[in-house]
Order: sequence, then C1' cells, then structure tokens
RNA sequence: UUCUUAUCAAGAGAGGUAGAGGGACUGGCCCGGUGACACCUCAGCAACCAGCAUGGCGCAUGGUGCUAAUUCCAGCAAGUUGAUUCAACUUGGCCGAUAAGAG
Repeated sequence: UUCUUAUCAAGAGAGGUAGAGGGACUGGCCCGGUGACACCUCAGCAACCAGCAUGGCGCAUGGUGCUAAUUCCAGCAAGUUGAUUCAACUUGGCCGAUAAGAG
C1' cells in the first nucleotide's frame, strides 16, 4: 500500500507537556486560550486475534483498538408520506475507521 471477511445506535477520563486549530474529504453543525487537537503517564471501556476455561455461557493474561456528539449529520440510488421549489422517514450503496487473514 492493495484485496477479502466481520463490526461500526452500546460502552469508557483524570493529570502532565505544549499552544491553535480540530472533528478523514466537501457542505452543515459542533469542539477549542475556562487550553481543544497531538504527545506522555496513569486509569477505564470493549472483547477482534492469541492465551486460559467450558457441554454452553465465559475470563481479561498478551497483541491491537477505543474513551465529545450514531462513523456527529448529510453526500449516491431506490422507495414511502406530505407538497410549488422541497421536506421528513426507511432501505441499500459509497467513503471512512478498527480487527483478522492474504498479497
């Protein structure tokens, strides 16, 4: 970096460093000098893989992951309802994230 499979409405924050943008992209809407984002330490959540255990449910030891907002919402297509442009809702898809496997 590419492909495949699975999941994405639940859950879980304090301290320190540092100092301006951040929430992937675009639009919206939010977060942010009452210090965000990031990094470090500790804590926690979860249970994908390994491990252990079981008839089955499991445990949380190791490898990851995660700890604002549904993946924050929408983006593309179809359908339903109400309508003047349109709006609301449902389903599928795209994009993205994470894990495991393969190249």
Molecule: SAM riboswitch aptamer (S box leader)
Organism: [Bacillus] enclensis